[in-house]
Context: one part of a larger RNA
């Protein structure tokens, strides 16, 4: 100087408390451990692994396994020989491949012979290749402490020196924010602000919408909030409390933005890359299988256990998105999934989508393992795709399991939040999405307080620690 303390003081955070809803019990989805397996590819393991890499494993992906094949190779550069490229086709084979047959003659230079570019085949070797190892050799990127308020520097001063001072102190703040004081005076990275979205108003423009004009809306530009005004407190300060006006008030709300560093944190499998290693294989191609296996254990979720509900009918109100190898209307067929059809739309115009659901109105059920709950299974179908056996989704009928609110324990959330409700998108042929990312609708309760739990900041104290 730090770090640590079951030392002290001050302070903060959904940290506790006060509340609301969950998890832990059930079924299922999904990830992980374990076990199994020819293989169940690999990585991630307290917080910071476990719907994580994966914004989508039937083949492909795919890295794993079995089998069948290749060895200058699927890919790059160079050399030699032959042939234009290219197209059609036979045998064999699970395919990859192997062995053939035929058609065919372009571009540039040149009268021609021939040469060249490009592409294909064959050959030789330099080399290619490796998702092989090392994240404890690395770059880059990311997580975390933590959006916590800190981390430093120049000069000066003090100290033999390590170092201190500044950055401590008195107030104050969300903040090393600001004020005052002070052997310090300044400065930098952070904080804040500048950026985006949202809330109010004004001006201009107007594709769509509308009968028209406005308006809503959309785009652009501007105004507005600054403790500016008043009162009180405070050191005449910073600032705090209250009030007025205002759409909005003291950072208005949300986002983006993450200091010096910590964890030899994560990633050599995104990419790049040193070293090591492999070279008829640890490389490459293909078919099939596996990544989906199931006694069990853990995590994250979905659906429920019902009457604030289930079912049937009726009737309202969104936002934000996506669409040309696409979205696909009306009409028609089918109980339905869907089929048919093809209008319109490169989109404020058409479609997904009359765009919602919860809500509301009416009826029914009458507390029951039920008209709750929907797992599981059977049968028949629809769709995508070369192909749904392993291993897809959806529809109809039948079947109807566990489950009657979940032990110890534990998680989230302070307002348009939690909770409840639906909608869209990415990935994507299809989809195991209940995930993720976004969008709106309905819309609470509670916070006395800081003793305690956890984490953190500043000062101080002790130390057999560095």
């Nucleotide at each position: 100087u730090g770090a640590c303390g079951g030392g002290g003081g001050c302070u903060c955070g959904c940290a506790c408390a006060a509340g609301c809803g969950g998890u832990g019990g059930a079924g299922c989805a999904u990830c992980u451990g374990g076990c199994u397996u020819a293989a169940u590819u690999c990585g991630a393991c307290a917080a910071c692994a476990a719907c994580c890499g994966a914004a989508g494993a039937a083949c492909c992906u795919u890295a794993c396994c079995a089998g069948g094949c290749c060895u200058u190779g699927a890919c790059a550069u160079c050399c030699c020989g032959c042939g234009a490229a290219u197209c059609u086709u036979g045998a064999u084979g699970a395919a990859a491949g192997u062995c053939g047959a035929g058609a065919g003659u372009g571009c540039c230079c040149g009268c021609a012979a021939g040469g060249g570019a490009g592409c294909g085949c064959g050959g030789a070797g330099a080399c290619a290749g490796g998702u092989g190892c090392u994240g404890c050799a690395u770059g880059g990127u990311c997580g975390u402490c933590g959006u916590c308020a800190g981390c430093u520097c120049g000069u000066g001063u003090c100290g033999u020196g390590a170092g201190a001072u500044g950055u401590u102190g008195g107030g104050u703040u969300a903040a090393g924010u600001c004020c005052c004081g002070c052997a310090a005076c300044g400065a930098g990275c952070g904080u804040a602000a500048c950026c985006c979205u949202u809330u109010u108003c004004c001006u201009c423009u107007g594709u769509u919408u509308u009968a028209c004009a406005u308006g809503u809306c959309a785009g652009a530009g501007g105004a507005g909030a600054c403790u500016g005004c008043c009162c009180c407190g405070g050191u005449u300060a910073a600032c705090g409390g209250g009030g007025a006006g205002g759409a909005a008030g003291g950072u208005g709300a949300g986002g983006a933005u993450g200091a010096c560093g910590u964890c030899a944190g994560a990633u050599c499998a995104g990419c790049a890359u040193g070293g090591c290693u492999u070279u008829u294989a640890c490389g490459g191609c293909c078919u099939g299988g596996g990544c989906a296996g199931c006694a069990c254990a853990g995590g994250u979720g979905c659906u429920a256990c019902a009457a604030u509900g289930g079912c049937u009918g009726g009737u309202a109100c969104a936002a934000a998105g996506g669409g040309u190898a696409g979205c696909g209307a009306a009409g028609c067929g089918g109980c339905a999934a869907c089929g048919u059809g093809g209008a319109g739309c490169u989109a404020a115009u058409c479609c997904c989508a009359u765009c919602a659901a919860a809500a509301c109105c009416a009826g029914u059920c009458c507390c029951a393992g039920u008209u709750c709950g929907g797992a599981u299974u059977g049968u028949g179908g629809u769709c995508u795709g070369c192909a749904a056996c392993c291993c897809g989704a959806c529809c109809a009928c039948a079947u109807g399991a566990a489950g009657c609110u979940g032990g110890a324990a534990u998680c989230g959330c302070u307002a348009g939040u939690a909770a409840c409700c639906g909608u869209g998108g990415g990935u994507c042929a299809g989809c195991u999405a209940u995930a993720c990312c976004a969008c709106g609708g309905u819309g609470a309760a509670u916070a006395c307080g800081u003793u305690c739990u956890c984490g953190a900041g500043c000062c101080u104290u002790g130390u057999a620690c560095a």